[in-house]
RNA sequence: GUAUGAAAAAGGCAAACUCUGUGAAAACAGAGGACGCAAAGUCACUGAUCUAACGGGCUUAGCCCUAUGAUGGCAGGACUGCCAGA
Numbered sequence: 001g002u003a004u005g006a007a008a009a010a011g012g013c014a015a016a017c018u019c020u021g022u023g024a025a026a027a028c029a030g031a032g033g034a035c036g037c038a039a040a041g042u043c044a045c046u047g048a049u050c051u052a053a054c055g056g057g058c059u060u061a062g063c064c065c066u067a068u069g070a071u072g073g074c075a076g077g078a079c080u081g082c083c084a085g086a
Stems, first nucleotide, its partner, number of pairs: 002086001004084002012037002017032006035073001041079003045076003048071003055065004
């Protein structure tokens, strides 16, 4: 430096759920909590998915479209990193 992750060590992250807060919502933040994770570290670049406030449309108790909102614990990609043996 490269690929790999059977066992191990040191440490790391933290799903559901609960409480509080933010948000129109999706969702997010903090605290508790552990289902899992070898990149469950970082980045919305490509695809995918969720929401639809603003805006637009319609046959207007409403419905449809729309991302500039969101998901990295959905797939790919880029960058970085611990341990082990090869």
Record summary: A computed fold for an 86-nucleotide RNA from Nitrosomonas sp., annotated as c-di-GMP-I riboswitch aptamer. The coordinates come from a structure-prediction model, not an experiment, and the mean pLDDT is 87. Of the family's consensus pairs, 95% are formed in the model. Lineage of the source: Bacteria > Pseudomonadota > Nitrosomonadales > Nitrosomonadaceae > Nitrosomonas.